[in-house]
This is a predicted structure of a 346-nucleotide part of an RNA (small-subunit ribosomal RNA, central domain) from uncultured Bacteroides sp. Rfam family: Bacterial small subunit ribosomal RNA. Gene Ontology terms of the family: ribosome and structural constituent of ribosome. Its mean pLDDT, the model's own confidence on a scale to 100, is 87. Lineage of the source: Bacteria > Bacteroidia > Bacteroidales > Bacteroidaceae > Bacteroides.
Context: one part of a larger RNA
RNA sequence: UUGGGUUUAAAGGGUGCGUAGGCGGCUCUUUAAGUCAGGGGUGAAAGACGGUGGCUUAACCAUCGCAGUGCCUUUGAUACUGAAGAGCUUGAAUAGACCUGAGGUAGGCGGAAUGUGACAAGUAGCGGUGAAAUGCAUAGAUAUGUCACAGAACACCAAUUGCGAAGGCAGCUUACUAAAGUCUUAUUGACGCUGAGGCACGAAAGCGUGGGGAUCAAACAGGAUUAGAUACCCUGGUAGUCCACGCCCUAAACGAUGAACACUCGAUGUUUGCGAUACACAGUAAGCGUCUAAGCGAAAGCGUUAAGUGUUCCACCUGGGGAGUACGCCCGCAAGGGUGAAACUC
Repeated sequence: UUGGGUUUAAAGGGUGCGUAGGCGGCUCUUUAAGUCAGGGGUGAAAGACGGUGGCUUAACCAUCGCAGUGCCUUUGAUACUGAAGAGCUUGAAUAGACCUGAGGUAGGCGGAAUGUGACAAGUAGCGGUGAAAUGCAUAGAUAUGUCACAGAACACCAAUUGCGAAGGCAGCUUACUAAAGUCUUAUUGACGCUGAGGCACGAAAGCGUGGGGAUCAAACAGGAUUAGAUACCCUGGUAGUCCACGCCCUAAACGAUGAACACUCGAUGUUUGCGAUACACAGUAAGCGUCUAAGCGAAAGCGUUAAGUGUUCCACCUGGGGAGUACGCCCGCAAGGGUGAAACUC
């Protein structure tokens, strides 16, 4: 390489949009590039293969034939692919009506809790633990009440719920904005799928500038524990956690399962529509779950939300370590990220 694979053995890109490319619905007409068939030319000799012959045989040699993927040309065929034209509606999109949600961005508001401050009232402890101690407290703490301020997060509702491409999104409300779904089958008429590069988004931590700082809390300090204890436990506590703007671009970024389409028994729960209506029962569409037939799988298990049966496109894998390292290049303020070996060794 052929082949085989990618939930868990190595292997699905973190996610989307999209360029080139690859692939692409139904009917008719034309063409004949691909494709197929026939003819012609070429495909040197030697070699290979088959026959015959010559050296006593063989090796070797001679001669005849066959073979020769391919290329060129010509005459045809037209199912499929391509090209050109005409049409269609089921794929796709649009429109109208309805409907859903923690989808996004910006602003305003709210209560509980926490901490702090002030005042009141009150007295000896509070706090913490396995037990303690550090710590706080007669300069009046803790507990209680009233008032005020600050920052951050939104109990109950709450769900196997919902929304979003993923990351993710939850108090209430306003404005702006994106989307899915259902029904009608009205409009366009294949406008589609995938997508190397590319572009955009991308938790937490981290970085820069300026704010903010209640809680929690790396680092750090102290108290314990212990043989030791640079830990687990306790008392404190700074970055950070929050906001604005700009970077970083990585995660067990997980369903460890790429996207799209078609097909393949059922049962049950639930969300949102539609239809029917009566609230029951049952139908239908799109989701979210559980269990299972066939089938698949090494098994665990998956099973119309496939890991089943097929098609298209992309990404990735090829023994362990060395190593996601070195070097080079690109990106970054840095931290570092991306790409990514080999020697050697088992």